[in-house]
RNA sequence: GGCUCUAUCGUCUAACGGUUAGGACGUCGCCUUCUCAAGGCGGUAAUCCGGGUUCGAUUCCCGGUAGAGUCA
Numbered sequence: 001g002g003c004u005c006u007a008u009c010g011u012c013u014a015a016c017g018g019u020u021a022g023g024a025c026g027u028c029g030c031c032u033u034c035u036c037a038a039g040g041c042g043g044u045a046a047u048c049c050g051g052g053u054u055c056g057a058u059u060c061c062c063g064g065u066a067g068a069g070u071c072a
Stems, first nucleotide, its partner, number of pairs: 001071007010025004018055001026044006048064005
């Protein structure tokens, strides 16, 4: 350099073009306990960047960036 793939809460991970962007862990508050842990209830926080298509884009298309694999 060519080709292929990946990018979503702090982490891991879902999401037929129409979802309140879901779940687990974490974290915060409350309950429970003499205290801690465990447990229960509730809150919290995300679509890599720029364009395009579309009534509507996490999703499709183009380019970029970063990462992985492969051919050199």

This is a predicted structure of a 72-nucleotide RNA (transfer RNA) from a Minisyncoccota bacterium. Its Rfam family is "tRNA". By type it is a transfer RNA. Rfam links the family to the GO term triplet codon-amino acid adaptor activity.